[in-house]
RNA sequence: CGGGCAGUUCAGACGGCCGCCGAUAAUUGUCGGAGGAAAGUCCGGGCUUCACAGGGCAGGAUGCCGGAUAACUUCCGGCCGGAGCAAUUCGAGGGACAGCGCAACAGAAAAUACACAGCCGGUAAAUUCAAGGCAACGGUGAAACGGUGAGGGUAAGAGCCCACCAGUCAUGGAGCAAUCCGUGAGCUAUGCAAGCCCCAUCCGAAGCAAGAUCGAAUAGCGGGAUACAAAGCGGCCCGUUUUUCCCCGGGUACGAUCGCUUGAGGCAUUCCGCGAGGAGUGUCCCAGAUAAAUGGCCGUCUCUUUAACGAGCACAGAACCCGGCUUAUGAGCUGCCCCCUAU
RNA sequence: GGGGAUAUAGCUCAGUUGGGAGAGCGCUUGAAUGGCAUUCAAGAGGUCAGGGGUUCGAAUCCCCUUAUCUCCA
Numbered sequence: 001c002g003g004g005c006a007g008u009u010c011a012g013a014c015g016g017c018c019g020c021c022g023a024u025a026a027u028u029g030u031c032g033g034a035g036g037a038a039a040g041u042c043c044g045g046g047c048u049u050c051a052c053a054g055g056g057c058a059g060g061a062u063g064c065c066g067g068a069u070a071a072c073u074u075c076c077g078g079c080c081g082g083a084g085c086a087a088u089u090c091g092a093g094g095g096a097c098a099g100c101g102c103a104a105c106a107g108a109a110a111a112u113a114c115a116c117a118g119c120c121g122g123u124a125a126a127u128u129c130a131a132g133g134c135a136a137c138g139g140u141g142a143a144a145c146g147g148u149g150a151g152g153g154u155a156a157g158a159g160c161c162c163a164c165c166a167g168u169c170a171u172g173g174a175g176c177a178a179u180c181c182g183u184g185a186g187c188u189a190u191g192c193a194a195g196c197c198c199c200a201u202c203c204g205a206a207g208c209a210a211g212a213u214c215g216a217a218u219a220g221c222g223g224g225a226u227a228c229a230a231a232g233c234g235g236c237c238c239g240u241u242u243u244u245c246c247c248c249g250g251g252u253a254c255g256a257u258c259g260c261u262u263g264a265g266g267c268a269u270u271c272c273g274c275g276a277g278g279a280g281u282g283u284c285c286c287a288g289a290u291a292a293a294u295g296g297c298c299g300u301c302u303c304u305u306u307a308a309c310g311a312g313c314a315c316a317g318a319a320c321c322c323g324g325c326u327u328a329u330g331a332g333c334u335g336c337c338c339c340c341u342a343u
Numbered sequence: 344g345g346g347g348a349u350a351u352a353g354c355u356c357a358g359u360u361g362g363g364a365g366a367g368c369g370c371u372u373g374a375a376u377g378g379c380a381u382u383c384a385a386g387a388g389g390u391c392a393g394g395g396g397u398u399c400g401a402a403u404c405c406c407c408u409u410a411u412c413u414c415c416a
Base pairs, nucleotide, nucleotide: 002338003337004336005335006334007333008332009331010330012301013300014299015298016297017296018295020033021032022031023030024029035315039326040325042324043323044322045321046320047207048206049205050204054238055237056236057235059203060202061201062200063199064078065077066076067075068074079093080091081090082089083088094198095197099196100195101192102191103190116138118134119133120132146165147164148163149162151161152160166188168185169184170183171182172181173180174179211258212257213256214255215254221249222248223247224246229243230242231241232240265284266283267282268281269280270279271278272277303312304311305310344415345414346413347412348411349410350409353368354367355366356365362399370386371385372384373383374382392408393407394406395405396404
């Protein structure tokens, strides 16, 4: 120089004139006025309503261990496994002896392996064959009764025995734990649970167009069911509450105010913690619109480009609020890894 | 604001119980005809919307993104 990994900052600045919205004061002043993702609506809550939100089934979600948090499928630390030379990164990471199911084609055979080719065997030898033995070697396949070994052993072979490794079980040590290390033993029959399922934990539903108040309007209409009944906000059952509550059709259904912004809040700093975060002190108020407000013009400067004039500057706009995830995107900064070159 | 569905050949659609990508129409060529239509035969044409993951293997199962349609308030 080049390539990569992780983290983080900003999202043009100043002034003038005119035009908007909110608060406040009182007579024209002061202060404030779109984001890092406001987006997708993927998760979780705060809040509101359903008399309470009870029990069970079904349904759904999560899934190593320990923490953080209001909570979460988020985040932090660690363990194990995969990818990468590495920095780093990914994991839907419990259970396959609770049960059921699937593994095409190939192959002898896909779980009770009755063995395709083959090896041994036979009778003194050779050839062929029977009874019997083998599953090591070969072939097929993603996977074939743990793997490797120029070892021992055998008629030939096989964990049959031995050495090393993996797995299972037992046991000692370290650790809160996941797990790791050591020793020993019988010698060990696949994978898929992002197949159904089993185990553990958790979950009421709907959503600010939720809902509340005030005013206006109206058809106190028609039909139905009705106590052994109906209704009670995901479905079913049980329990329980209320009562002519209820269901269908048809008609009126407009406006104002609240909810609506002081918060699991921001900034600075001290302490605790590996960290996510927590505690204390000080300080600040930082959009609340309602068919939709922050815009237009001029000048100077920053940046890009041009000889100059000039031109240009990404993704994109709150609508109850907050914590994350995902996606779009311009310009930088910091640290680390690899490669090349030079010293 | 909330729920559901679709994307496959040029077009309209099957296939979604994981192992071969298909049908009809259209297109090309040949036969038949004086010529065309029709008929018969053969053939070509596919990142299964895009990306990632699970698995021996994915159009199919899971996650994310994009586009379109539909229902309720």
This is a predicted complex of two RNAs, RNase P RNA and transfer RNA, with 416 nucleotides together. It holds a member of the Rfam family "Bacterial RNase P class A". Rfam classes the family as a ribozyme. From the family's description: Ribonuclease P (RNase P) is a ubiquitous endoribonuclease, found in archaea, bacteria and eukarya as well as chloroplasts and mitochondria.